[in-house]
RNA sequence: UUGUUAUCACGAAAGCUCGAGGGAAUAGACCCAAUGACAGCUUAGCAACCCUUUGCCAAAAGAAGGUGCUACAUUCUAACCCGAUUUAUCGGGAAAAGAUAACCA
Numbered sequence: 001u002u003g004u005u006a007u008c009a010c011g012a013a014a015g016c017u018c019g020a021g022g023g024a025a026u027a028g029a030c031c032c033a034a035u036g037a038c039a040g041c042u043u044a045g046c047a048a049c050c051c052u053u054u055g056c057c058a059a060a061a062g063a064a065g066g067u068g069c070u071a072c073a074u075u076c077u078a079a080c081c082c083g084a085u086u087u088a089u090c091g092g093g094a095a096a097a098g099a100u101a102a103c104c105a
Stems, first nucleotide, its partner, number of pairs: 001105001003103006013043005021032003026078004044070003049066002051062004074097001080093005
């Protein structure tokens, strides 16, 4: 980096450093940001994919370790389907894309 499978519900922040952008990418909207965002480091926490223990093999409990995560929020729209209707909006669904984990090459 490609591919396969699963999930994208809930949850969980303080300190220090840096200094202008950031919320994946294109455009628009919306939001965060010099009262310092984003990012990095430390500590703490959340969760339970791998994992650990028990097991009647269905599952239950746990958190030592490997990842991940700790604003809204996978923010919405763009391409498709359905419904409502004031005909231009609203609601729902699926897809694509993306994120994370495990596995394969």
Molecule: SAM riboswitch aptamer (S box leader)